[in-house]
RNA sequence: ACUACAUGCUGUUCUAUCGUUCUUCAAUUUAAUGAAGGAAGGAAAGUCCGGACAACACAGAGCACCGCACCACCUAACGGGUGGGUGUCGCAGCAAUGCGGCAACAGAUAGUGCCACAGAAAAUAACCACCGUUUUUUUGACUUCUUUUCGGAGAGGUAAAAAAGCGGAAAGGGUGAAAACGGGAGGUAAGAGCUCACGGGUUGCCGUGGUAACAGGGCAGCCGGGUAAACCUUGCGGGUUGAAAGCCCACGUAUAUCCAUGCCUGAGUGUUGCUCGCGCGAUGUGGAGGGGUUGGGCGUUACAGGUUUCGUGCGAACGAAAUCGCAGAGAAAUGAUAGAUGUUCCGGUGUAAACCGGAAAACAGAAUCCGGCUUACAGGCAUGUAGUUUUU
RNA sequence: GCACCCGUAGCUUAACUGGAUAGAGCAGCUGACUACGGAUCAGCAGGUUAGGGGUUCGACUCCCUUCGGGUGCA
Repeated sequence: ACUACAUGCUGUUCUAUCGUUCUUCAAUUUAAUGAAGGAAGGAAAGUCCGGACAACACAGAGCACCGCACCACCUAACGGGUGGGUGUCGCAGCAAUGCGGCAACAGAUAGUGCCACAGAAAAUAACCACCGUUUUUUUGACUUCUUUUCGGAGAGGUAAAAAAGCGGAAAGGGUGAAAACGGGAGGUAAGAGCUCACGGGUUGCCGUGGUAACAGGGCAGCCGGGUAAACCUUGCGGGUUGAAAGCCCACGUAUAUCCAUGCCUGAGUGUUGCUCGCGCGAUGUGGAGGGGUUGGGCGUUACAGGUUUCGUGCGAACGAAAUCGCAGAGAAAUGAUAGAUGUUCCGGUGUAAACCGGAAAACAGAAUCCGGCUUACAGGCAUGUAGUUUUU
Repeated sequence: GCACCCGUAGCUUAACUGGAUAGAGCAGCUGACUACGGAUCAGCAGGUUAGGGGUUCGACUCCCUUCGGGUGCA
């Protein structure tokens, strides 16, 4: 210098003409007209979380259901953010350790379930091999006793081997993602944390540092896998529905008729999945069937509001002061054309500076409003990392 | 706008509380049979399980996120 990736910021500007929408004012025949002013985003998106707001008891109880899960802080709140702890992965290093990334990071001795294939066994482990013992069989092995015609025969014991049964034992066994704390010594019939030393893990207590998670130390106990993004347990939190929420005004109609049921000791109905509770309830309620309307206003954009400066804090953020007013439609407006300008690319002229001509510019678009997260994004700027090339 | 559901081969689908090469029918291709075609028989190919990430020894299945399609509500 170039390329790639990551993070953060930015997301061309101006003029003219013709248009769109909203507000205010003027005039008016209430429809059009004129003037002035405002008019998309960093994600307005996905609707994934959290709130505000509204209705139902401005939300009550229990069960069910759902969510979250190391600690502290920020915040209206959160599954978001900041800082820290621990674990794990990568790189560097002899090592100690350092740097960077990631983590749904409570509990597997509360219980239940599951762990394919392979393997003896996948969790109250006995298939092989090992050891003990019992029974049976074999031996041209050894030995004792009895008997003898001295060749032998019979009975018993010992030893070895084989088979079967019972028991001990997790030390060895090629498997597997995972194998019953590690390897060593003692010990034993054979063995085993069975014992011992060393090391590792874990639980409880004590004291040290730290707000805490936790770290490191001492003492005592324990050593039977994994899986909870399987059921579950523990702790904490969540009432439900969502602006088509909801409130008001206007217009219009039929209490047609029929059926069922009830009239306060109450049918039914509203309210959250259920049970309560609470509210409404008598010209009542439900169903069939029919009739009417389908207009307007509020909610609605002033606010956990934006910008700048200062201060506090490691930081997220908070506080103070100044300043600004910044879309508000209601099926949906914010656009088009032309020119100039800035950026990049291509071509031409030129030693160069520069000039001329042409082209490109993304993702996307408010719909009650905020805080986050996630995703999309041409080009430009800044920082960091990695690689390549050149020079010193 | 708000709430919810679905996605497996060209089409229709199976695999279900995780277990291995994701199985089938129709369609397609090749061969046999036939004078030829159909039907039939034998065989073959075709799947990023909508995309990405995570949990797990192991994911179509469980969790998160994105994309596409659909449904309901005044």
Predicted 3D model of RNase P RNA and transfer RNA as a complex of 466 nucleotides. Its mean pLDDT, the model's own confidence on a scale to 100, is 75. It holds a member of the Rfam family "Bacterial RNase P class A". Rfam's curators write: Ribonuclease P (RNase P) is a ubiquitous endoribonuclease, found in archaea, bacteria and eukarya as well as chloroplasts and mitochondria.